Notes: A computed fold for a 1679-nucleotide part of an RNA from Larkinella soli, annotated as large-subunit ribosomal RNA, half A. The prediction has a mean pLDDT of 81. It was read from a public genome assembly.
Context: one part of a larger RNA
RNA sequence: GGCGCCUGGGGGAUGCCUAGGCUCUGAUUGGCGAGGAAGGACGCGGACAGCGGCGAUAACGGCGGGGAGAAGCACACAUUCUGCGAUCCGCCGGUUUCCGAAUGGGGCAACCCCAUACCCUGAAGGGGUAUGAUCACCUUUACGGGUGAGGCAAACGCGGGGAACUGAAACAUCUCAGUACCCGCAGGAAGAGAAAACAAGAGUGAUACCCCAAGUAGUGGCGAGCGAACGGGGCACAGCCCAAACCAGGCGGGUUACGGCCCGGCUGGGGUUGUAGGACCUGACAACAAACACGCAGCAGAACCGGAACGAUCUGGGAAGGUCGGCCAUAGCGGGUGAGAGCCCCGUACGGGUAGGCGCUGCGGGUGGGUCGGGGAUCCUGAGUAGGGGGGGGCCGGAGGAACCCCCUCUGAAUCGGGCAGCACCAUCUGCCAAGGCUAAAUACACAUCAGAGACCGAUAGCGAACCAGUACCGUGAGGGAAAGGUGAAAAGUACCGCGAGCAGCGGGGUGAAACAGAACCUGAAACCAGGCGCUUACAAGCGGUCGGAGCCCUUUUGUGGGGUGACGGCGUGCCUUUUGCAUAAUGAGCCUACGAGUUACCGUUGCUGGCCAGAUUAACCUUUUUGGAGAAGGGGAGUCGAAGCGAAAGCGAGUCUGAACAGGGCGCCGCAGUCAGCAGGGGUAGACGCGAAACCGGGUGAUCUACCCGUGGCCAGGUUGAAGUGGCGGUAACACGUCAUGGAGGACCGCACCAGUAAACGUUGAAAAGUUUUUGGAGGAGCUGCGGGUAGGGGUGAAAGGCCAAUCAAACCCGGAAAUAGCUCGUACUCUCCGAAAUGUUUUUAGGAACAGCCUUGCACGAUGGAUUCUGGGGAGGUAGAGCUACCGAUAGGACUAGGGGGAGUCACAUCCUACCAACUUCUGACGAACUCCGAAUGCCCCAGAAGCCGUGCGGGAGUGAGGGGUCGGGUGCUAAGGUCCGACUCCGAGAGGGGAACAACCCAGACCACCGGCUAAAGUCCCCAAGUGGGUGCUGAGUUGAACAAAGGAGGUCCGGUUGCCGAGACAGCCAGGAGGUUAGCUUGGAAGCAGCUAUUCCUUUAAAGAGUGCGUAACAGCUCACUGGUCGAGCGAGGCGGGCAUCGAUAAUAAACGGGCAUAAGCACCCCACUGAAGCCGUGGACCCAUCCCGAAGGGGGUGGUGUGGUAGGAGAGCAUUCUGUAUGCGGAGAAGGUCGGGCGUGAGCCGGGCUGGAGGGUACAGAAAAGCAAAUGUAGGCAUAAGUAACGAGAAUGAGGGCGAGAACCCCUCACACCGUAAGACUAAGGAUUCCACCGCGAUGGCAAUCAACGGUGGGUGAGUCGGCACCUAAGGGGCAGGCGAGAGCCGGACCUGAAGGCAAACGGGUGAAGAUUCCCGUACUGGCCCUUUCAGAGAAGCGGGGACGGAGCACCAAACGGGUCGCGGACUGCGGGAAUAGUCCGUUGAAGGUCUUAAGCUAGUGCCCUGGCAGGUAAGUCCGCCGGGGUAGGUGGCGACCGAGAGUACCCAAUGCCCUUCGGGGCAGCGGGAUAGCACCGGGGCGGGGCUUCCAAGAAAAGCCGCUAUCGUUAAUGAAAGGGCCAACCGUACCGCAAACCGACACAGGUAGUCGAGGCGAACAGCCUCAGGUGCGC
Repeated sequence: GGCGCCUGGGGGAUGCCUAGGCUCUGAUUGGCGAGGAAGGACGCGGACAGCGGCGAUAACGGCGGGGAGAAGCACACAUUCUGCGAUCCGCCGGUUUCCGAAUGGGGCAACCCCAUACCCUGAAGGGGUAUGAUCACCUUUACGGGUGAGGCAAACGCGGGGAACUGAAACAUCUCAGUACCCGCAGGAAGAGAAAACAAGAGUGAUACCCCAAGUAGUGGCGAGCGAACGGGGCACAGCCCAAACCAGGCGGGUUACGGCCCGGCUGGGGUUGUAGGACCUGACAACAAACACGCAGCAGAACCGGAACGAUCUGGGAAGGUCGGCCAUAGCGGGUGAGAGCCCCGUACGGGUAGGCGCUGCGGGUGGGUCGGGGAUCCUGAGUAGGGGGGGGCCGGAGGAACCCCCUCUGAAUCGGGCAGCACCAUCUGCCAAGGCUAAAUACACAUCAGAGACCGAUAGCGAACCAGUACCGUGAGGGAAAGGUGAAAAGUACCGCGAGCAGCGGGGUGAAACAGAACCUGAAACCAGGCGCUUACAAGCGGUCGGAGCCCUUUUGUGGGGUGACGGCGUGCCUUUUGCAUAAUGAGCCUACGAGUUACCGUUGCUGGCCAGAUUAACCUUUUUGGAGAAGGGGAGUCGAAGCGAAAGCGAGUCUGAACAGGGCGCCGCAGUCAGCAGGGGUAGACGCGAAACCGGGUGAUCUACCCGUGGCCAGGUUGAAGUGGCGGUAACACGUCAUGGAGGACCGCACCAGUAAACGUUGAAAAGUUUUUGGAGGAGCUGCGGGUAGGGGUGAAAGGCCAAUCAAACCCGGAAAUAGCUCGUACUCUCCGAAAUGUUUUUAGGAACAGCCUUGCACGAUGGAUUCUGGGGAGGUAGAGCUACCGAUAGGACUAGGGGGAGUCACAUCCUACCAACUUCUGACGAACUCCGAAUGCCCCAGAAGCCGUGCGGGAGUGAGGGGUCGGGUGCUAAGGUCCGACUCCGAGAGGGGAACAACCCAGACCACCGGCUAAAGUCCCCAAGUGGGUGCUGAGUUGAACAAAGGAGGUCCGGUUGCCGAGACAGCCAGGAGGUUAGCUUGGAAGCAGCUAUUCCUUUAAAGAGUGCGUAACAGCUCACUGGUCGAGCGAGGCGGGCAUCGAUAAUAAACGGGCAUAAGCACCCCACUGAAGCCGUGGACCCAUCCCGAAGGGGGUGGUGUGGUAGGAGAGCAUUCUGUAUGCGGAGAAGGUCGGGCGUGAGCCGGGCUGGAGGGUACAGAAAAGCAAAUGUAGGCAUAAGUAACGAGAAUGAGGGCGAGAACCCCUCACACCGUAAGACUAAGGAUUCCACCGCGAUGGCAAUCAACGGUGGGUGAGUCGGCACCUAAGGGGCAGGCGAGAGCCGGACCUGAAGGCAAACGGGUGAAGAUUCCCGUACUGGCCCUUUCAGAGAAGCGGGGACGGAGCACCAAACGGGUCGCGGACUGCGGGAAUAGUCCGUUGAAGGUCUUAAGCUAGUGCCCUGGCAGGUAAGUCCGCCGGGGUAGGUGGCGACCGAGAGUACCCAAUGCCCUUCGGGGCAGCGGGAUAGCACCGGGGCGGGGCUUCCAAGAAAAGCCGCUAUCGUUAAUGAAAGGGCCAACCGUACCGCAAACCGACACAGGUAGUCGAGGCGAACAGCCUCAGGUGCGC
C1' cells in the first nucleotide's frame, strides 16, 4: 500500500411530518381617494434592534359579547391591571406627525421658505392654530360663491394607435394578428339593444350568451391558410323618451296704416308612428304601472350561547391500542389530547341570539305615465343628410360581377303621390321607415372576504418566498433576485464537581421512555476522511475483472460445509454517443446524493372491449335526488352518422349520366352494418419529447464611463530663442536697405508638474478584467482639468479608428412578443420473450431533409387444382465470354497486281517511257474493335413435370432506412495507381459473439437459449513460451534467404532437376607431344596488300592423318606466334556453356537491435507423401428454460405428450411482466416496535420479492381494480455535498530591521525605550467630493485581518460633532430645467415669451489665546465687526418690481512699489558643551514674537479731455425725473493709490529658571501640574518676493448675467408715515460641523503597486517644484 470486517467523523439523502403553497367550487363583494387614498418616511413601550399594531390622545373611548386571568410575536427582569368584570371578540367613534394626486410657494419625496387672521408675546426674531393649488361646469352685480375632477387598484370591457419573430419548408400578396405592446375612458360588469332587420311566395319579430348548423357556403400567390350566415334547440326576457306640426307664456328684433303682422331664441303643454302615426276638427270613455328618496314592519344577518353519550382491566414513560362490559346518535365531518377516542377537550347535527346598519320582502308615501271611435282639406315626421365620383377600412368575401356598414375628400336629393333594403343592375313582389336618445336580465372577470373541495405538492417539491422574501445580494438605472423547515409528550434546555487561559470544548453527575433526542439537536444513506483487527504486498507492469488455485485466518449444524485473504497461473483494449468503421490519440462524464425529457386538450383515423342495432346517439339546457361529491337518475331528438346512387345542375332513382338512342360506355345496385362510449397505436392543430441560438420587433432605462457641445471656475517649475514694431547710427533725392540697440512675437525650442502611451522587458490562475519598470511624445495651446448641464439606440457623438455611448457596440442595456424558429448538435431513465431491417429506385432550390416505391413488423382474410424457394428432367427466348472478319461496318502491317495521282524524261504539242513517291479495287500473309458479327457458350431468365416443402399473396395498423463499408468475380473511370471512385453478381461486416490469423469490423473456420472439471472435429497447428510429433519418408536451400508485411527489369559457369540434340572404347572432351602444307605474295586495288586495310569470288585446285585463298595477335610489307583441323598419349564420358524447372544470389537506401524469442544442414526453413494428436460458444452426450405447431386431459385457470435446420442481433415492430406514488373496495399488520437505514439469509430467467439481527420511534401492507409529476450514468445537464491537484502555488511593490523592557495562558508582530533604515513638491499638512460613526474610552478575540495577535478601520458597551461673522439656506442670476399665456400633435405628449428654478460665478460681518480621551474662527477669556428692531435726541419729505449709475470682467508681456510670508546672516537673550589634547573673544541648540479691528497717514505710478463744488440748455434714458446722458459756463487743486505707525496689548503670555506636589521606575532616571522669579533685542542687513496694488505695452479671436449697493422720479404724504445720524436696549432662526480624504475609511468584488479637483509645501548644491541628501512631520509597506 491492497482486500475484508468493525467502530467513528463528515454530509444531509431517505422515511415520517406540515405551519405553506397549487388548482377548483359556492357565496359575498366589486372599489379606495381633496373628509387627503394606495404606498411610504419618522416616531410611539419601564427597558425595544426587528416584525406586527398604533400616531405627539401614538398599547385610546362608547355600546354589545364574554367570564379568568392579563400587559402582541416574546419563554427573562421590573412595574402594574383584573369579579367595581381586565386581557380578548364584534360594532360604532376619537386621534391620525411628515411625504405621497400632494393642492400656499419651492424642492435633490418624507425638507426649505411664505401670505392673511388670531394667539404665545412683545418691534425685530421664533413658535402655534386655521385658510391660501389648478382645471371644468354652474351661478353671475363680484377681485365673489357653489359643485365636481385629479391619483391608486388583479382580471374582465369599450375605444384610439398597432409590430415582428414565425408559417408559407425561399419570399413580396397572405399568415402570425387586429395578437403583443402603448394610449384614452368606464362599470360592477362593459358593449349591444326595441328593425329604413331577417326571410322568401311560408313566415319571424329588440339585444346578448350557450349548443347545433359547419370546418358547411365561401374566400385564398384558389398556396399556406382564413372561415360565415339563414334556420333550429336553449338561457334570460322589457320596453321606452325626445325633435317637429299645434297651443300658451315671457324676452329680443323687424315692420306698421299703430289695430297689428312677422321673425328669432327660451320655457311649458302636446306628441313619438310604418296594418303609417301625430297635429287639426269631432264624439266617447277609463283610471293609477315600473323605478326611486323617505318612513314602518317582517325576514335574513356580528361577536356569541345551548348542544347527547364510558367505565374497568392489561401492556406501556404515556392508552385513544388489546380484553371485558355499557351508552349516545337530526351529532360515527374534522382537529386535539404522552400511541390509533362517536361517548376526554374543541367541535359537529340541531336549536337559540340580534346592536348599528338597511341586504331582501311587504306596506305607507310623494313624484309620476293615459285610452278608444269618426273625419281626411291642410300641416309635421331628424339635410350638407341619403345617394354618387375618388381614396381607404370593416364583414366569410384579398377589387372581384361585389351588395351592405364606416372614415376622408369632391359633390349632392326626395318630403308620404315620399324613402330605404332584399349581394352588380332593372322590373314585379316582399319587408322596413335612416340621417336624435335611453334601456334591466341571461354573458365576462377575480385584487379582496367567507365557506368548502382535491386518485394536487410535501421542503432541490409546492408560489420566487412554509423561516422577518421581493428580503440578503448584484446593477448608475430600468431591472435581476437567492439560500434557509423538524430537540422533547413536557424545557424537565444538564444543579453540582473536575480538566482547561476560558461564558471555548470535554469528562463525571443529574433530567428524560430515549441524550449517538444536548440545542451545529427526529431519522441520519452516499461520496469523502480516519482508527482498530484479519489476510496479503519490497524482481514486479496494469481497463484491476474473471477462471483456476497453494498457504494463512475466522466460523461451523462437523459436511467433500460456510466466510475472509490470495502466492502463483490462464484469458482479457472501460462506458456512452456518433459512425462504413472507435480501446482509440473522435464526443461527454472528477465522485456521490437529489432533481432531470413523448404530456395534456380538441379533431378525425385504425384496432380492441362494451351497449344497442336498420338503426345508433343525444348537445346546450331543465327537473329530481344525495352523509359527501363537480356525483346519480330522469327529461331534452335540435342536431349528427348510417340505411342509395348518379349527374355541373334541374333532376331522376336501383339506377343514373352521356347521348337522337330502348346502343355503347362511366359510376353505382344486385344476401345491406352501423352507431355511441371506454382504452390503445399512429396522425393533425396547439411550445407538443427535453435543453440550446446568431437574430427580429415592441415599450422602457442609461452621457456618474466615454464622444462632442453649453455655462462657470481652476492649472501650466525653470531655462532658451529673439518676429513685427520702435530708437540710434549709417544710407537714399525721398524711400528702400544695412547695422547696433530696444522690443518680446510664436498651434517656437529644452524640460518638471500635468496630459499622453513610442519601444522593450516583466506581468498573462496578474498587485491590476490593460498595470509596472526603463524609455518615449506634448507640455502657452486645436492645451489640461473641476463643478453644473445638453445630445439616446437605426438614434446620438465622432480632427473618422466602425471609434465611443457605464469592463457590452457593423446597431447599448432591461423587460416583454416568447416556450420565436432551429430540415442542426446533444440527451432521452425498469425487465424478459418473438420477429427483425436499410444505407436502393424515382423526384425534389434536392443531395446529412423529404414524398412515393423497396426492404422489417403486426392483425385479419385467402391459399394445397395455386404460389414462393432449392434440386432433377424436359422445352424455350437471347447475342455476353470467347471467337471470327474475301460475313458486314470500321480500322489495320507487309507483299503482289495495278487504276488514279505526284515527280522525271521525251527539243515544242501529242504519243510514249521511267519511277525502292502517294495509292483505290483485287489478291497473298498477318492481325484489331464497348457502341463490328458469318458464328457463339457457361451461368442467369421463362415454361412444363417430379421431389423436398410453407419460406406466399391481398387488405389494414406501426415502423425504421434512403452517409454504407470490405472481400472475390465481371466492367467503367484512373496510371489495367490508391485502404480511390462509379456500376453489376455473390458474400461478409454493418446488426455477429466463438476458434485461427502475434495483435487486427468485414481473410480462413464457424452462426453463441442456459448449465457440465464429458466426447468428436473445422480452420489452424503439434521444440519451448503454448494444448498437441524434437513423427515417418524423399528431396531442395546456405542466403539466417525464407519462415516472420513489399519488390522488378536486368545481371550471373550459385546450386539441384528435367527433357532436346551432338560427339564418344572404330577412344570422345580437357590437358600434354606433334603436325597445321603446296599452287600462292589467289585476283583486283595499292607505294606496298604476301591468310589477316579494302574489293571480287560456285572460297578453287593439289598433297595429306590433317591443314581456311585463313580465328586472333603481329609487320611499312614480309616474317613470327596462334587458332580451326589432324595424329599420338590418356581411357569414359564430353559438349551445345543451348532450352525448361526448383531453391538461392546481386539489383536492395531512413532514422531504437525494431515488426516474437530460442533456433535452422540430423531443421523447429521450403516442397511432396503418410500416420497420429491438439484444437471452437461447430457437432454429439446429460440436465434444464422458453417459443411455435399439433394432440390429449380439464368447465376454466392449468397440466401433459409429440414434432421443429426453432430461441446471435443495431434501427425498428409485436407480446408479457416488475417496481414507484395516489384512489376505490375488501382485509390484515404496528410502542410486545410501522416506514426508513444497515448487515447478512432465502426465492424468482429477470425487473424484483420474502423472512432475520441491529438501528429507528409512528405509521404501514396485501388482494383486485383504477389513475399517473411512474424507473437515470452520460444532455461541456441543474442544485448541494465531498474529493483531486496539495500541504503544492501564493501570502500584493526589494524602504530594513535589531536589542532591551512591559502586559499576558500565549509575543518576530501590541505598548515603552534605544539604535538602524525610508519618504520629505511627500510616503508631510489643509480642504472639496464621496463615504457615514470608520472618531474617543473601556471590555473582548469565535469570525474578519492573506501568519500570529494581548492589537485593530473587527465584536460589545458607553461617550463624542455646540457658530449672527466658516459653508449652506432665508439674496442674485448662467448654461440648463420647469412653465400661467400661446403654438403644435391620434392619444401619451412636444415646444414655449413672462415668471420660477438652477452655482466652485456675484453678494453684510471675527480675530488672538486657552481648553477636553474625542468639538472648536462654533465652548471659554479678551478684544471686534455686520444686518435688523424698539426707545431717546437732532435733522430731513418719503419712495418703487420703473429709470440711471455701479456691480462688470479677454490673452500675452513688461517693469515698478513693497507688505504679508518664509528663509539666511549678524547681533542679542538663555541653556548646554562627555572621553584624550587644546581653546571659552569658541561651539551646539532654542528664543529674539503678536490678530481682527480702531485712529491717523501715505510711496511709486496714474491723473488736467481729471477730481470736487456751483450753474445754463436739451430733441435721449418706452411715463416721470432734481438722476444719468449730451452741449455749455464758472470756481477750486487736488484726486486715486498697497501700506505703515500708534492703539488693540492688562501679557509678565511664549520662553527660561524653579520651590513644591503627584505618577512611573530596571533606582540611572523619566513624565505631568506648577507657587514664585527673570532677561532682552530687530524688523538691522541680505536674497526671493508668485499675494496685493496701481500702472504700462502689445495682440485679435474683441473677452457672462442679475441682485446686493448708490441715486432718480411715478406715486404717496405733509402734527402722521418714513428716512438719516448719534446714544441706549434688544434680535440674528434653521441645516452642516466627529473621522478618512493620493487613501486600509472615496471609485476599482479585496485592508487591491491603478484612479481621484484645489491649497500650503523648509534647508544644502542647483536655473529650478529637476536630481541627490536632509528639517518639521510621517513611516519600516499585516507572515